[in-house]
Molecule: SAM riboswitch aptamer (S box leader)
RNA sequence: UGCUUAUCAAGAGUGACGGAGGGGACAGGCCCUGUGAAGUCCGGCAACCUGCUGCAAGGUAAGGUGCCAAAUCCUGCGGUAAAUGCCGAAAGAUAAGUC
Numbered sequence: 001u002g003c004u005u006a007u008c009a010a011g012a013g014u015g016a017c018g019g020a021g022g023g024g025a026c027a028g029g030c031c032c033u034g035u036g037a038a039g040u041c042c043g044g045c046a047a048c049c050u051g052c053u054g055c056a057a058g059g060u061a062a063g064g065u066g067c068c069a070a071a072u073c074c075u076g077c078g079g080u081a082a083a084u085g086c087c088g089a090a091a092g093a094u095a096a097g098u099c
Base pairs, nucleotide, nucleotide: 002098003097004096005095006094007093008092013042015041016040017039021032022031023030026076027075028074029073043068044067045066048064049063050062051060052059053058072091077088078087079086080085
């Protein structure tokens, strides 16, 4: 990098440092942000894998990841619908497995 499977409307800070960006392609929107962005640390959430526990369902949260504005922020392709919209696909993200 490719492939397979599962999930993606829940949840997570009045902290410290920091000092202007951010919403990880692109485009168009729409937002967040000096009442402090990114980043680092601390803290937290979750429970995919391992561990521990349990007959099981489940529990736990020690280890490996992941995550902590808004649905994966929305749209982009297709179907349906008078329209708002609804459904699906694609793409993407994460986990586990695999060549």